Small-subunit ribosomal RNA, central domain from an uncultured bacterium, 349 nucleotides, folded computationally.
Context: one part of a larger RNA
RNA sequence: CUGGGUGUAUAGGGAGCGUAGACGGUCUUGCAAGUCUGAAGUGAAAGCCCGGGGCUCAACCCCGGGACUGCUUUGGAAACUGUAUGACUAGAGUGUCGGAGAGGCAAGUGGAAUUCCUAGUGUAGCGGUGAAAUGCGUAGAUAUUAGGAGGAACACCAGUGGCGAAGGCGGCUUGCUGGACGAUGACUGACGUUGAGGCUCGAAAGCGUGGGGAGCAAACAGGAUUAGAUACCCUGGUAGUCCACGCCGUAAACGAUGACUACUAGCUGUCGGGUAGCAAAGCUAUUCGGUGGCGCAGUUAACACAAUAAGUAGUCCACCUGGGGAGUACGUUCGCAAGAAUGAAACUC
Numbered sequence: 001c002u003g004g005g006u007g008u009a010u011a012g013g014g015a016g017c018g019u020a021g022a023c024g025g026u027c028u029u030g031c032a033a034g035u036c037u038g039a040a041g042u043g044a045a046a047g048c049c050c051g052g053g054g055c056u057c058a059a060c061c062c063c064g065g066g067a068c069u070g071c072u073u074u075g076g077a078a079a080c081u082g083u084a085u086g087a088c089u090a091g092a093g094u095g096u097c098g099g100a101g102a103g104g105c106a107a108g109u110g111g112a113a114u115u116c117c118u119a120g121u122g123u124a125g126c127g128g129u130g131a132a133a134u135g136c137g138u139a140g141a142u143a144u145u146a147g148g149a150g151g152a153a154c155a156c157c158a159g160u161g162g163c164g165a166a167g168g169c170g171g172c173u174u175g176c177u178g179g180a181c182g183a184u185g186a187c188u189g190a191c192g193u194u195g196a197g198g199c200u201c202g203a204a205a206g207c208g209u210g211g212g213g214a215g216c217a218a219a220c221a222g223g224a225u226u227a228g229a230u231a232c233c234c235u236g237g238u239a240g241u242c243c244a245c246g247c248c249g250u251a252a253a254c255g256a257u258g259a260c261u262a263c264u265a266g267c268u269g270u271c272g273g274g275u276a277g278c279a280a281a282g283c284u285a286u287u288c289g290g291u292g293g294c295g296c297a298g299u300u301a302a303c304a305c306a307a308u309a310a311g312u313a314g315u316c317c318a319c320c321u322g323g324g325g326a327g328u329a330c331g332u333u334c335g336c337a338a339g340a341a342u343g344a345a346a347c348u349c
Stems, first nucleotide, its partner, number of pairs: 003321004007303002012317001014201004021194003025088003029084003033081002035077008048066007091191001092188003095184004103177007110154001115149007125136002162169002206247006215241002220236004258316006266294013298305002322349003331342004
């Protein structure tokens, strides 16, 4: 490389947009590059294969035929691929109408709670644990009442509910804004799928500058526990957690399951629309789109998957190829750094 694979054994890129490329709907007509076919030339000899012959046989040698799968020229065919022309509407997109949603960004705003401050009441404890102690408190704590400050998060609603490409998104109001869905079938007329490079987004932690800092809390300190206890438990507590701007670019970034398309029994719940019937809150039937449970065929090493496939097929990309060494070394690129990306070998079993 081929082959075989990638839910859990090695293996799906964290996610999207998209360049080159690869692949691509229905019909008409032309061309003839691919394709098919006829002919001619060439494809040295030897060798190879088949048949025959010569050395006593064989090796070896000689003769005839074949093959040499190729290349060039030329005559033809037109189904398929390609290409060109014209047309179509089932793919794709647009328009119109409609409802759903924690989708995003910004500004404003609300109540509960924790903490702190001030004042009142009040007196000896509070707190914490398995039990304690450190800690707080007669300079009046804890408790309770009133007022104030400030930061962060949004109970109930809340739901294998919803939205988003993924990361993720949850008080309320307003403004701006993205996408999906249903109905209609008016418009465009293959405009599509995938996507090496590339670009963009990307939890938490971390980094830079400036703010902010209530609670929580790495580090750290103390108290316990213990043989020890650099822990688990307790009392404190700084970075950080929050905001703005800029980096970082990784996660069990998981459905451990790439994207897209078509097809393949049923049953049942739920979310957003439509249609029909019934007088109806509603119910029944049906249809489109999501999200769950079960289950047949089929698949699977088994577990399990099963119209949201891990089934049956197709297109394109990514990745794997025994364990360790090792996601290491070296080199390169990126980064302020931390480090990230790419990524071996010796040796060993």
Model confidence (mean pLDDT): 88 of 100.
Rfam family: Bacterial small subunit ribosomal RNA.